RNA sequence: UCGUGCUAGGCGGGGAGCUAGCGGUGCCCUGUAACCCGCAAUCCGCUCAGCGGGGCUGAAUGCCCGCCCGCGGUGCGUCCCCCGGGGACUGCCGAGAUCAAGCGGCGUUGAGAGCCUGGUCCUGCGCGACGAUGCCCGGUUAACCCCGUCAGGGCCGGAAGGCAGCAGCGGUACGCCGGUCACAUCGGGCGCCGUAGGAGCGCCGGGCUUGAGUUGGCUGGUGGAGGCAAGCCCGGAGUGCGUAUCAACGGCGGGGCACGA
Numbered sequence: 001u002c003g004u005g006c007u008a009g010g011c012g013g014g015g016a017g018c019u020a021g022c023g024g025u026g027c028c029c030u031g032u033a034a035c036c037c038g039c040a041a042u043c044c045g046c047u048c049a050g051c052g053g054g055g056c057u058g059a060a061u062g063c064c065c066g067c068c069c070g071c072g073g074u075g076c077g078u079c080c081c082c083c084g085g086g087g088a089c090u091g092c093c094g095a096g097a098u099c100a101a102g103c104g105g106c107g108u109u110g111a112g113a114g115c116c117u118g119g120u121c122c123u124g125c126g127c128g129a130c131g132a133u134g135c136c137c138g139g140u141u142a143a144c145c146c147c148g149u150c151a152g153g154g155c156c157g158g159a160a161g162g163c164a165g166c167a168g169c170g171g172u173a174c175g176c177c178g179g180u181c182a183c184a185u186c187g188g189g190c191g192c193c194g195u196a197g198g199a200g201c202g203c204c205g206g207g208c209u210u211g212a213g214u215u216g217g218c219u220g221g222u223g224g225a226g227g228c229a230a231g232c233c234c235g236g237a238g239u240g241c242g243u244a245u246c247a248a249c250g251g252c253g254g255g256g257c258a259c260g261a
Base pairs, nucleotide, nucleotide: 001261002260003259004258005257006256009057010056011055012030013029014028015027020047021046022045023044024043035054036053037052038051039050063255064254065253066252067251068250072246073245074244075243076242077241078240080238082236083235084234085233086232089231090230091228092227093226097222098221099220101219102218103217104215105214106213112210113209114208115207116206117205118204119203120202121198122197123196124195125194126193127191128190130187131186132185133184134183136179137178138177139176140175146171147170148169149168154163155162156161
């Protein structure tokens, strides 16, 4: 070096995730010349590696080790842009308050302040007005059961005479209608009314004292409840960049046993 027979191994690998950890199913990347059946996401199997059964291949193109390349994934940081939130800070707006510098109003025909007094407010008692009722006045008002007078007619009587009495006329009672406002009683969403007392010190008026301010309409100053969200802060998504890490495919180098020639 070649031949024959074996065995280790192989018949895809990797990333994130899950998990105490590992492998697998599911997702993604890569690759294919790359077996079959059963199992499995609130999962299946295991404890150094998928488990159980079957088959093929097998010492190198396919297996193992080292180096290189690097698809792709993931972690962290960050420019830019976008989305959601905040209101500490920067910025902006700003109600009410306050000051009284400027303008204005009022003010020696007296500002403001102090004191006194009255009103406004409440209660009692009156007065007035209004209303109701009574009293008073007028009218009307009783078929009989009210009064007077009672024509006619009636009754009693021998007569003289006597009696009751309808209509009419006159009047009256109850009742009804109206008037009056002098008087009496009562009433209350009446009053520039009186009087006595109270409350209160706000507002208005007056008096006395003092004697130059006062007001806050406009501008301005201070300060500011609250608001806006450009900056800012927090969280998230995307793209690009940097860095760390894993790493498919691929490239290079190396790596068994027995017998025989």
Predicted 3D model of a 261-nucleotide RNA (Bacterial large signal recognition particle RNA) from a Chloroflexota bacterium.
Model confidence (mean pLDDT): 77 of 100.
Rfam family: Bacterial large signal recognition particle RNA. From the family's description: The signal recognition particle (SRP) is a universally conserved ribonucleoprotein involved in the co-translational targeting of proteins to membranes. It is annotated as a non-coding RNA gene. Its Rfam clan is "SRP clan".
It was read from a public genome assembly, where an Rfam model found it.